[in-house]
This record gives sequence, C1' cells and structure tokens, in this order.
RNA sequence: GAGAAAGGCAAACCCCUCGUGAGGGGGGGACGCAAAACCACGGGACUCCCUGAGUCAGCCGGGUCGCCGAA
Repeated sequence: GAGAAAGGCAAACCCCUCGUGAGGGGGGGACGCAAAACCACGGGACUCCCUGAGUCAGCCGGGUCGCCGAA
C1' cells in the first nucleotide's frame, strides 16, 4: 500500500465429527481480510457441573514471525 501482478486465508449457511456447553476439527461454500498467520499478556464477550475450569486471535490493544511491491 499502486484501479499492478503472483500466491494466500475464508464469515454466514449446509453436511460429517468431537465436546455438558461456549466452541474445535474435516468437507462444501464466499461475506470479507495485507497479517482474517501464530501467542489468551491487558481489556472485552461467552460457556459449564461457577471458591473453579474453559471458549473466542474474523471484538480492541499488545507481542512474535512474515509474501509481493511501482512511484
């Protein structure tokens, strides 16, 4: 971050599957994304059998690493 090019990811929804649940994995599918790659560190939301244990990285911030690239 170019009305450029290459390559990438994949919301809703549907099917299968794991989980008590939030949700996770696989297939189909594309609303979108320049970190929509990775990390629960701070905030936030959410779940359950709530002194506790979990989920969400496509809610915001932060950290780590990183493809292409003209003027």